[in-house]
RNA sequence: GGGGACGUAACUCAGUUGGGAGAGUGUCACAAUGGCAUUGUGAAAGUCGUGAGUUCGAGUCUCAUCGUCUCCA
Numbered sequence: 001g002g003g004g005a006c007g008u009a010a011c012u013c014a015g016u017u018g019g020g021a022g023a024g025u026g027u028c029a030c031a032a033u034g035g036c037a038u039u040g041u042g043a044a045a046g047u048c049g050u051g052a053g054u055u056c057g058a059g060u061c062u063c064a065u066c067g068u069c070u071c072c073a
Stems, first nucleotide, its partner, number of pairs: 001072007010025004019056001027043006049065005
């Protein structure tokens, strides 16, 4: 320098054929217990890496760019 994969909550990840942004773990509050652990209920936490384009509508399609990993040179 060229090719490919990945980027979504604090962490690990899902998101189907373009239309409701989610799960587990973790955090906080409450309840059960004499207390801890644990369990249950509820809540908070998101520029879907960034920018642009297509579309009535984009996490999803297109282009550029950034980062990580990998292959080739």

A computed fold for a 73-nucleotide RNA from a Clostridiales bacterium, annotated as transfer RNA.
The coordinates come from a structure-prediction model, not an experiment, and the mean pLDDT is 81.
Taxonomically the source falls in Eubacteriales (Bacteria, Bacillati, Bacillota, Clostridia).
Rfam family: tRNA. Its family is annotated with triplet codon-amino acid adaptor activity in the Gene Ontology. The family's RNA type in Rfam is transfer RNA.
The sequence was found in a public genome assembly.